[in-house]
RNA sequence: CAUCAGCUUCAGGGUAUGUGAGAUUCAUAACCGGUGGUAUAGUCCACGAACUGCAAAGUGCAGCCGAUCCGGUGAAAUUCCGGAACCGACGGUAAAGUCCGGAUGGGAGAAGAUUGAU
Numbered sequence: 001c002a003u004c005a006g007c008u009u010c011a012g013g014g015u016a017u018g019u020g021a022g023a024u025u026c027a028u029a030a031c032c033g034g035u036g037g038u039a040u041a042g043u044c045c046a047c048g049a050a051c052u053g054c055a056a057a058g059u060g061c062a063g064c065c066g067a068u069c070c071g072g073u074g075a076a077a078u079u080c081c082g083g084a085a086c087c088g089a090c091g092g093u094a095a096a097g098u099c100c101g102g103a104u105g106g107g108a109g110a111a112g113a114u115u116g117a118u
């Protein structure tokens, strides 16, 4: 110095008005965007979470897994610039990406420290 194992910390954002007995759920208008890769990405590729099933009681395995085009610049951009679109688990409740809940959870991964092995 590298790899592997262990340790510590961190690791998701977003609402106003109107109607109504009742809605941050409807209507109108607005707002938000996890992680790694790649020319800077919610919409490309890969992953996490959620959800479903099986086994199980450490959690593991499998499945499922939303949505973008046009023009411009450039060696290179579905990532930048201009324009116009689109998408968003489950349970609750007046029908929810934005409220409440599982969740003081889990986690892709990021940073740090320097213990052990090679």
Stems, first nucleotide, its partner, number of pairs: 002118004007112004015029004030098002032088002034047004042086002051063005068084005090101003
Predicted 3D model of a 118-nucleotide RNA (FMN riboswitch aptamer (RFN element)). Of the family's consensus pairs, 93% are formed in the model. Rfam family: FMN riboswitch aptamer (RFN element). About the family: The RFN element is a highly conserved domain that is found frequently in the 5'-untranslated regions of prokaryotic mRNAs that encode for flavin mononucleotide (FMN) biosynthesis and transport proteins.